[in-house]
Predicted 3D model of a 354-nucleotide part of an RNA (large-subunit ribosomal RNA, domain IV) from a mouse gut metagenome. It matches the Rfam family "Bacterial large subunit ribosomal RNA". The coordinates come from a structure-prediction model, not an experiment, and the mean pLDDT is 87.
Context: one part of a larger RNA
RNA sequence: CCAUGGUUAAGGAACUCGGCAAAAUAGCCCCGUAACUUCGGGAGAAGGGGUGACGCUUUUGGUGAGCCAAUUUACUUGGCGAGCUGAGGGCGCCCGCAGUGAAGAGGCCCAAACGACUGUUUACCAAAAACACAGGACUCUGCUGAAGUCGUAAGACGACGUAUAGGGUCUGACGCCUGCCCGGUGCUGGAAGGUCACGAGGAGCUGUUAGCUUUUAGCGAAGCAGCGAAUCUAAGCCCCAGUAAACGGCGGCCGUAACUAUAACGGUCCUAAGGUAGCGAAAUUCCUUGUCGGGUAAGUUCCGACCUGCACGAAAGGCGUAACGAUUUGGGCGCUGUCUCAACCAUGGACUCG
Numbered sequence: 001c002c003a004u005g006g007u008u009a010a011g012g013a014a015c016u017c018g019g020c021a022a023a024a025u026a027g028c029c030c031c032g033u034a035a036c037u038u039c040g041g042g043a044g045a046a047g048g049g050g051u052g053a054c055g056c057u058u059u060u061g062g063u064g065a066g067c068c069a070a071u072u073u074a075c076u077u078g079g080c081g082a083g084c085u086g087a088g089g090g091c092g093c094c095c096g097c098a099g100u101g102a103a104g105a106g107g108c109c110c111a112a113a114c115g116a117c118u119g120u121u122u123a124c125c126a127a128a129a130a131c132a133c134a135g136g137a138c139u140c141u142g143c144u145g146a147a148g149u150c151g152u153a154a155g156a157c158g159a160c161g162u163a164u165a166g167g168g169u170c171u172g173a174c175g176c177c178u179g180c181c182c183g184g185u186g187c188u189g190g191a192a193g194g195u196c197a198c199g200a201g202g203a204g205c206u207g208u209u210a211g212c213u214u215u216u217a218g219c220g221a222a223g224c225a226g227c228g229a230a231u232c233u234a235a236g237c238c239c240c241a242g243u244a245a246a247c248g249g250c251g252g253c254c255g256u257a258a259c260u261a262u263a264a265c266g267g268u269c270c271u272a273a274g275g276u277a278g279c280g281a282a283a284u285u286c287c288u289u290g291u292c293g294g295g296u297a298a299g300u301u302c303c304g305a306c307c308u309g310c311a312c313g314a315a316a317g318g319c320g321u322a323a324c325g326a327u328u329u330g331g332g333c334g335c336u337g338u339c340u341c342a343a344c345c346a347u348g349g350a351c352u353c354g
Base pairs, nucleotide, nucleotide: 001349002348003347004346005345006344007343008342010340011339014338019335027051028050029049030048031047036041038173052094054092055091056090057089058088059087060086061085062084063083066080067079068078069077070076071074095099107333108332109331110330111329112328113327114325115324119131120130135171136170137169138168139167140166141165148157149156150155174320175319176318177317179250180249181248184247185246186243187242188241189240190239193238194237195236199232200231204227205226206225207224208223211219212218251269252268253267254266255265278312279309290306291305292304293303294302
């Protein structure tokens, strides 16, 4: 010097990103216990007091030697009850610094954020505010092979279930709520019209040539081939509607009140519609350490407000919320070697010698 323990004057978080670590608290009995609350909780809230041994006394429970009485004479019933023993109460007395005498055995409070909760997770750097959750909603599925999933199939799951069932997606207890937009995309419905595949259809054209002829050249039936117009023809798309707890979206400029400022009000442009309630410098605020208030001697954090929301906002839910949390943030009490500032001790190393 390192590791692990122990003790420490005065101070007591001045340490530090941060009370990390350590210290402190601790059992049982009694008293007492706030806000808030979903009336269950919160709560062991908080905060106090007691606690040993001995003697006397007392209450009560267990067991019960033995004794007494009764009669229905029985493994009967009733009463008294020594001794031993359990749990308390009262008084007195004794010792120590200290009595749950050692060991083991909650630190507590206030405020805020997030998530309702118990649970789950990155086996080996993340346990959380992430996942799940009960609850809510939308949607698909009517069953002789549901929808969906695995498989080429057979077959299987779904389910030996049947819409109070099963699948998918989103949200995430509970309370109060969940606004406007269907123009785009998606989905659902519609089928008049437009477009449109295979196919049907076959007008017509072409090749070939029996034959004909006015024979250097032409015409040309049938057949066999090739090309092939009109017309008919499904879904889809176009089109017409519906639908946002579907994907998504939810404006700009200018002016105006008898101080100033501001603008209830007006004008204008654009849009499918222009963000409602609630919340707001927020796990979201760039400017920003915004401004004001609180807390501190002093506060880029924190709490309460304001609203100028760069760039909150309503099931990618909004705002609250008791309880809960090895979560995160700020403050306080207690406590301490975290520190001022270090010292000593113990054990094991390192180191020196062998």